[in-house]
């Protein structure tokens, strides 16, 4: 170097301005954000996790549900770069309908990084 194991740590970001209104970071115009792994660098492809439901069971496990992207250039090779224009975003709250506000969460997590140990 790989192998298996036990442990530490890290592990999601965003309303700013103006406009109606009794009220809105929730509508409306403008803005503004983008978890892991793979892959020519990716919110949109591929898989996963995060969030819902249903049963069982109360450690969890198994089943199930969901969200969006074209076009032209470059190159061996890019729905990933580069211009352009476009589009999505859980669940409960809330003086008024939230991707950005509060809350379940000081949670949980795909993984990522370090030490020890075992084998080859």
């Nucleotide at each position: 170097a790989a192998u298996a194991u036990a442990u530490u740590u890290c592990g999601g970001g965003g309303c700013g301005g103006g406009g109606u209104g009794c009220a809105a970071c929730u509508c409306c115009c403008c803005a503004c954000c983008g978890g892991c792994a793979g892959u020519a660098c990716a919110g949109u492809c591929u898989g996963c996790g995060a969030g819902c439901c249903u049963a069982a069971c109360c450690c969890u496990u198994a089943g199930g549900c969901a969200g969006a992207u074209u076009u032209g250039g470059u190159g061996c090779a890019a729905u990933u770069c580069c211009a352009a224009a476009a589009c999505c975003g859980a669940c409960g709250g809330u003086u008024a309908a939230a991707g950005u506000c509060c809350g379940g969460a000081u949670g949980a997590g795909a993984g990522a990084a370090g030490u020890g140990u075992u084998u080859u």